[in-house]
RNA sequence: UAGAAAGCUUUCUAGGGUUCCGCGGUGUACUCACUGGUCUGGUCCGAGAGAAAGCGCACAAUGGAUCAUUGUGUACACGGAAGGAUAAAAGCCUGGGAGGA
Numbered sequence: 001u002a003g004a005a006a007g008c009u010u011u012c013u014a015g016g017g018u019u020c021c022g023c024g025g026u027g028u029a030c031u032c033a034c035u036g037g038u039c040u041g042g043u044c045c046g047a048g049a050g051a052a053a054g055c056g057c058a059c060a061a062u063g064g065a066u067c068a069u070u071g072u073g074u075a076c077a078c079g080g081a082a083g084g085a086u087a088a089a090a091g092c093c094u095g096g097g098a099g100g101a
Base pairs, nucleotide, nucleotide: 007055008054009053010052011051012050015045016044020042021041022039023036024035025034026033027032056074057073058072059071060070061069062068063067076096078099082094083093084092
């Protein structure tokens, strides 16, 4: 200096808001309407730099060998502003971007 599966998915978490539900308020009000996320919450969104699992990939060994099984590895990671989606927001997406080291 250059290169790498330095890949993907699922479930969840930190976090996030307010469509729906619940809760609070108002309207004679458990059922309807409006309103409040400056309501703990359920649904919901959700991480490159969070977790786990699976698949994949690399290497090795073994076997009945264009495949299978087993083992090992799959590192590191500071970061705006702005914009975008959805009901809305966000550690979501632009983006391991700009920039910095």
A computed fold for a 101-nucleotide RNA from Fictibacillus nanhaiensis, annotated as Guanidine-I riboswitch aptamer. The organism belongs to Fictibacillus, within Bacteria. The prediction has a mean pLDDT of 85.